[in-house]
Molecule: Guanidine-I riboswitch aptamer
Organism: Gynuella sunshinyii
RNA sequence: UCAAUAGAAGGCUAGGGUUCCGGCUACACAAACAAUUGUAGUGUCUGGUCCGAGAGCUUUCGACCUUGACAGUUUCAAGGUUACACGGCGGGGAAAAAGCCCGGGAGAC
Numbered sequence: 001u002c003a004a005u006a007g008a009a010g011g012c013u014a015g016g017g018u019u020c021c022g023g024c025u026a027c028a029c030a031a032a033c034a035a036u037u038g039u040a041g042u043g044u045c046u047g048g049u050c051c052g053a054g055a056g057c058u059u060u061c062g063a064c065c066u067u068g069a070c071a072g073u074u075u076c077a078a079g080g081u082u083a084c085a086c087g088g089c090g091g092g093g094a095a096a097a098a099g100c101c102c103g104g105g106a107g108a109c
Stems, first nucleotide, its partner, number of pairs: 007061006015051002020048002022045001023042006062082008084104001086107001090102003
C1' cells in the first nucleotide's frame, strides 16, 4: 500500500573463488631444441566444471481476489494479484570465496 494473499521449487544472471579440467611458469627425463609425460607453483589466468542472490531476471507450483456455471458447501471455467525493501562487524562453508548461510537478524530510517 492492496479487496486479499506477500510461500516453495526449477532455470539463469550479477557476483565469487581455485578442488577438478584447461592456460601460464619452473624443474625432471634427453648431446641439444621442441613435443610428450610427470612433479611443483600460479586465480595478479579471459575461460569450462563448481558456489551463487529476501532486497537481480524468468518460469512453474502454491496461495488469494473477482465474475460466471453447476451444485448444495464443494467443484469447474475465465480473468487478475502475489507488492515494498537502507543495512554492518563477526562467525559458518569437508577446495575456497562471495551479493551464499546465520539474515527482511543487530542497527538505521